[in-house]
RNA sequence: ACGAGCCUCUGGAGAGCCCCGGCGUGCGUUGAUCGAACGCACCGGCCGGGCACCGAAGGCGCAAGGCGAUUCGCCAGAAUCGUUGAAACGCUCAGGUAAAAGGACAGAGGAAGGA
Numbered sequence: 001a002c003g004a005g006c007c008u009c010u011g012g013a014g015a016g017c018c019c020c021g022g023c024g025u026g027c028g029u030u031g032a033u034c035g036a037a038c039g040c041a042c043c044g045g046c047c048g049g050g051c052a053c054c055g056a057a058g059g060c061g062c063a064a065g066g067c068g069a070u071u072c073g074c075c076a077g078a079a080u081c082g083u084u085g086a087a088a089c090g091c092u093c094a095g096g097u098a099a100a101a102g103g104a105c106a107g108a109g110g111a112a113g114g115a
Stems, first nucleotide, its partner, number of pairs: 006110006016051001018050006024042007052097003058093001059091003065084008
């Protein structure tokens, strides 16, 4: 010099302030000895479920091409099958749908020393 990964700082998109049930907390009303019932709020609290939606943790899929096998062959090659094969593409298992957090990726700096 190069350098996967690691640490710090900065930037960093999308999509539900939806519905149902339960729980919790607060307030109010009834009742009142205690208990309890009901209503409202916490506009995004916790748990479970439903529908809708998003793609940028992770995961999965594959085009050309490569490789192998078989068949055909005019010996140039062709076809079929298998395998390999990237992404910011596709899927949406996971994750996510206020803010925060997280976040592919990008920039700057750092430690260690060949993983």